RNA sequence: GCUGGUGUAGCUCAGCUGGUAGAGCAACUGAUUUGUAAUCAGUAGGUCGCGGGUUCGAGUCCCAUCACCAGCU
Repeated sequence: GCUGGUGUAGCUCAGCUGGUAGAGCAACUGAUUUGUAAUCAGUAGGUCGCGGGUUCGAGUCCCAUCACCAGCU
């Protein structure tokens, strides 16, 4: 230099054929307990790496770019 893959909640990851984003763990609150843990119920947490384009509508499609990983030269 070229090619491919990955990037989504604090962490690990889903998200189908484009229809407006979820799970588990963690955090917080409450219940239970003499108390802690465990268990149960609930709450909060996201400009979907960044910037454009297509579309009525983009996490998803297209382009460019950044970071990481792998391969080739």
Model confidence (mean pLDDT): 81 of 100.
The RNA shown here (transfer RNA) has 73 nucleotides and comes from a Bacteriovoracaceae bacterium.
Its Rfam family is "tRNA". It is annotated as a transfer RNA. About the family: Transfer RNA (tRNA) molecules are approximately 80 nucleotides in length.